[in-house]
RNA sequence: CUAUCAUCCAGAAAGGCGGAGGGACUGGCCCAGAGAAGCCUUGGCAACCAUCAUUGCAGAAUGAUUGGUGCCAAUUCCACCCCGGCAACGACCGGGAACGAUGAUGG
Numbered sequence: 001c002u003a004u005c006a007u008c009c010a011g012a013a014a015g016g017c018g019g020a021g022g023g024a025c026u027g028g029c030c031c032a033g034a035g036a037a038g039c040c041u042u043g044g045c046a047a048c049c050a051u052c053a054u055u056g057c058a059g060a061a062u063g064a065u066u067g068g069u070g071c072c073a074a075u076u077c078c079a080c081c082c083c084g085g086c087a088a089c090g091a092c093c094g095g096g097a098a099c100g101a102u103g104a105u106g107g
Base pairs, nucleotide, nucleotide: 001107002106003105004104005103006102007101008100013042014041015040016039017038021031022030023029026079027078028077043072044071045070048068049067050066051064052063053062054061055060081096082095083094084093085092
C1' cells in the first nucleotide's frame, strides 16, 4: 500500500514545551491566543487481538485488564449518492450505500 471480515448515536484529560491552526477530502457547521497542530509526561476510557481465571466434551460463554494496538469536543460533527415518508419543490424525518477510522487475518 492492498484484500477480506467486524465495529463505529456509549465511554474517557490534566500538566510541560510549542505558537496558529484543527475537525481526512469537498460543502456546511464548529473548535482554537481563556492557546490550534505537533512533541513529551502522567492519567483515563474501552475490550479488537493475545494472556489469565471460571464454566463447558467442544464450538464457545462470562470475567479480569497483564501484554499488543486503539481512543479521550460535537453520532464517523453533519451533509453529499440511492430508497422511502411528508400531496409536490425546498426543508425535515427514517433507512441503506459510499468515503473514512480502528482492529484482526492474509498478500